[in-house]
Context: one part of a larger RNA
Order: sequence, then structure tokens, then C1' cells
RNA sequence: GAUUGAACGCUGGCGGCAUGCUUAACACAUGCAAGUCGAACGAGAAAGUACCUUCGGGUGCGAGUACAGUGGCGGACGGGUGAGUAACGCGUGGGAAUCUGCCUUAUAGUGGGGGACAACUCGGGGAAACUCGAGCUAAUACCGCGUACGCCCUACGGGGGAAAGGCUUCGGCCGCUAUUAGAUGAGCCCGCGUAAGAUUAGCUUGUUGGUAGGGUAAUGGCCUACCAAGGCGACGAUCUUUAGCUGGUCUGAGAGGACGAUCAGCCACACUGGGACUGAGACACGGCCCAGACUCCUACGGGAGGCAGCAGUGGGGAAUAUUGGACAAUGGGCGAAAGCCUGAUCCAGCAAUGCCGCGUGUGUGAAGAAGGCCUGCGGGUUGUAAAGCACUUUCAGUAGGGAAGAUAAUGACGGUACCUACAGAAGAAGCACCGGCUAACUCCGUGCCAGCAGCCGCGGUAAUACGGAGGGUGCGAGCGUUAAUC
Repeated sequence: GAUUGAACGCUGGCGGCAUGCUUAACACAUGCAAGUCGAACGAGAAAGUACCUUCGGGUGCGAGUACAGUGGCGGACGGGUGAGUAACGCGUGGGAAUCUGCCUUAUAGUGGGGGACAACUCGGGGAAACUCGAGCUAAUACCGCGUACGCCCUACGGGGGAAAGGCUUCGGCCGCUAUUAGAUGAGCCCGCGUAAGAUUAGCUUGUUGGUAGGGUAAUGGCCUACCAAGGCGACGAUCUUUAGCUGGUCUGAGAGGACGAUCAGCCACACUGGGACUGAGACACGGCCCAGACUCCUACGGGAGGCAGCAGUGGGGAAUAUUGGACAAUGGGCGAAAGCCUGAUCCAGCAAUGCCGCGUGUGUGAAGAAGGCCUGCGGGUUGUAAAGCACUUUCAGUAGGGAAGAUAAUGACGGUACCUACAGAAGAAGCACCGGCUAACUCCGUGCCAGCAGCCGCGGUAAUACGGAGGGUGCGAGCGUUAAUC
């Protein structure tokens, strides 16, 4: 000098665009953040209202609506965090032994049956969470039978295996089954690169390799049995410490050094540890089971919970925001669609946290006013500065109009941006420094005191270095200080 996710002190007018718990992966009240489909299926209220009524009620509408249940798809995306990890984790370049829902392509099918289980009804247990028994029932839920171009297994003789319907304007559309090719996504292997310490020198028994088998979508000590005795290491094994990696960011002429906030890609994690289930995909943040710590409820028998989602609270800290609006746009899930959901997202709020832009007036004005300060007492300086005179109205303000973003409809932002009119210099300047480095000097006070200080150093009676004043210098809605990097 440049820079920062900064903080602190003093000060503070407006706008645009960004950014905002770097610390306790500490604990969390409350609300919301993942649902959707009646064109898969059975069942099905109530309030209210109209009429009738024997005043008990009944019928219609509400309504095949709401709330539930079976079933399907989605909850593996999106969002958060960086604890762990020095590793095929990441980056880059290759590879073969794999899977892939939805989507696209192509081929062939979608025949005929059966038995259940929820919901519901009845009964029981429990404080609750919830749960047990009996009975009834539907399906695109479940199970056989038949069929098999292609598919799978095969000892090449043969063997095995499927389906589901719904809607319809009757044209068809959406599905379902098996297989094919693709696309997308994912799993696996390898070369090279990837922090520090030798005051860590030896490490290793499923260890290294082989055979056979198991397991997996798939290769493989991934696992098991047997056999061999290997494998790694000063080209740094092992151990310890630190750390998510990268595109990039900052700095620098570059080489390099430091860093890895926001945005984007990958990885890992979801109270701590372990485990599997379902599924095309998870060993699953807002799923399940077990154990643990913690919190809460309890009738003491037993239960409930997981903000490293968005807000918000306590705590920690020098320090980091609203318990906001909307699905209008973009995107996602479900649905044939209408649509529903979406704290993703788009916006608004707060903060000079940063960058950028603008303003706080312009011209004229010498009696060089008054006042202040200095003085050699003549004057000098503040200083065209002010006042005065003449103008202007950016921004802010008030009033009127008022978008684009949206293809026909639909706008949270928002009566916002922007345009016009009106009034009036009106509402808008500070901070640090002035001994040298380093731009900028005098007076007073103080008297090695009080104090200053980045370094050199100032202060002990004329201090340009302390404190105040006048003046000056620098930057300016900021200016300084501290911390940190080059």
C1' cells in the first nucleotide's frame, strides 16, 4: 500500500447492489418447513338451512363434502452444518465386473379364478400413548392356474417365470406385465497430485497371496475354510497433531505466499453410539428398532422428544438480523386436469458490514465588519469566509399519475420504480492528524508531574512531541484504532 463475513471509539443525509453466529456439531419454548391422488378402493358425517310433523322426529339441500382408512407416487430431491475424515475423501485422467423409479425408443401381451386384511360394527384393557378379541367388506392391495416372440437357468436333454384396471364425448386417453435400446443418476477399480512432526523407525495375522465356497446389482480377504509366508517402510511405513476437498478468493510485476465466508461441484454428518427394514435409490435431518445422556408428561404401571430447515429463545462471545409477505415469477412433489403443498425460491424488514453513486447549495459580495487568535501594538490572520444581494431545487418532503416483470387469466414486491406539479437554502459534516519518518505552527497551561508513543523518542519553567485554544493538513458519510493476510 492492498485486503476483510470483521469488531471497537467518535460521527451519521439518501439510493442501488451485495453480505450478515468466524465462538458452544451448546441446550431449545412456540409456529411453520412434505405432501398429494376420489380418473385405484370400500365406507362416510356434522353445523346450518328449507319443508313436513303425531312435537318423538322425518325428508331434501349441505354432500358423496369434511375427518379418517386401504392402495399408489413422493417423503433418498430441495434446505442446513463442517463434527469426523490426511482418505481413492477431493482434483484430474483412465477402466470393467454393475444397477438405474419417473422419461424416450421398440416388440409382444393385458385370459380365467381365489382367499384375506384395514376402515366400519360389537365387546374388552389403559391415566395416557395406544392396544386386544370377535364379526362384515372393496380394490391398480395379496395369491395360485393358463399362456411366453423375446427373457432367465441349463449338464443343451430340458426347466422356470407375468399382468390391473380406471376414465371416456366410445374416437380414444391414462395405466399394468415381460423384454430391448437409450438418456439421466448412482455403485466399484486404477495412475498422478493433495498439511506438519523423525524429540514418531519399525508396522502388519484376514495381515500378503493362492484354491474352493458364500455374499453383493457388481470386482475384490468383502466374509469363511484350507494352503503358502508373505505385504509395507528413510522415495518416510506406523504413530501423533492439524484439517472437509475443489472451482476459486486476497495479495503480488510475476514466481510465490495466505485463505477455502457468500455462489457452484463433490464428500461427510443429522442428540451420542449401533442396527437393519421398506424401496429403483437410504442403512434415511423433520422414518423404524436397541442402548446411552438430557428434557418433558404420568394415575408410578408406563409413555413422549431431537431446529447442523425458516424465524425465534437462553447461553457462549469483541461480534452477526424479522417468531414478516407471497406462491405473482423460477423450480420441485402429487394429480388426466382443475388444483393442493412448497420458510426451496421471489420479496419486504433490520445493520454505514462492504462496494458504487448522489447530496449537504450556486453566483456575487472589502467597510477586508464584528468576534476569536497572534502581535514587534504598526498590524497580521480567520477571510469572500460571514452578513447582504441575485439565483437554483438534485436528494429528502407533499400532492397527482403510475409500469415492465405475465403468452389469454393470475403481481407478494407495491401505489414500488419511474413521470409531473408544489414549497423553500430550506431537512443533511464529521473524524484523525500537524517533532522526524509524513502533508500540516503558534499561544496558553503543566513542570521527568499529569501525560504521549508505530519506531526514534518527548515532558525536570519559554514543550511546534503532554492538555486546551486559534490556525493548518488529510480523508469525507465516514474517519480513526485494534486484529488478521500478502
RNAcentral holds the full RNA, with entries from SILVA.
The part of an RNA shown here (small-subunit ribosomal RNA, 5' domain) has 486 nucleotides and comes from a metagenome.